Parts: sequence; structure tokens; C1' cells
RNA sequence: CCGCCAUCCCCGGGGGGCCGCUAUUUCGCGGCUGAGAGGCAAGGCAGACCUUGCGACCCGUCGAACCUGAUCCGGUUAGCGCCGGCGUAGGGAGGGAAGGCGGCGCCCCC
Repeated sequence: CCGCCAUCCCCGGGGGGCCGCUAUUUCGCGGCUGAGAGGCAAGGCAGACCUUGCGACCCGUCGAACCUGAUCCGGUUAGCGCCGGCGUAGGGAGGGAAGGCGGCGCCCCC
């Protein structure tokens, strides 16, 4: 100097679907898939709906976390990104510190 491994610190990205019931209290209860399906707080609201902050969880270029295509295609299901395809597609969020192992180069000694 290069490669690999794992650690710590700081920072960043992301999603909240489907079915049934109840009904004004408004992200409730039960079921399915899942790591996670609104846990806490605040606000709004016609809508069991939306926004913000925090938390949990997942992911950060070795990037299928997540988004787009997509109101897509096939299968399955009570239903759904539920499974598969699409997918070697197009996008997508990283810096620092110290360490271990291996390799290479240089120097010194035998």
C1' cells in the first nucleotide's frame, strides 16, 4: 500500500398492506403475510383517513431495505406485493476511528 473480516462512534435512507367486525372514540378489536402492518405524543379530519416528531424494525453503493414500471403478467387465496415473473431493468441512503487475518513492496539483522 492492497484485499478480506468483524467492532465502535456519528450520520443517513425506508415501509405501515389485505380481510372481517364495531361505530365517532376517530390510525379500535380480531384474522393473514411479514423483520416490521401506527407502539407513544401532537395536530387535522367526511373517511378505522391524513400529517409531524419520537420509538421499534429493516437497510446504507459488496446497495432486491425501499421506490418506479404497475390500475403490469401468471398462480394461489376469504383477500392482499400472498407466491412467482418482470429483475443481469431504471432509481436508491456513508463518513470517521481503532483492531484482526492474508498478500505485496522497502529497510535492518542472522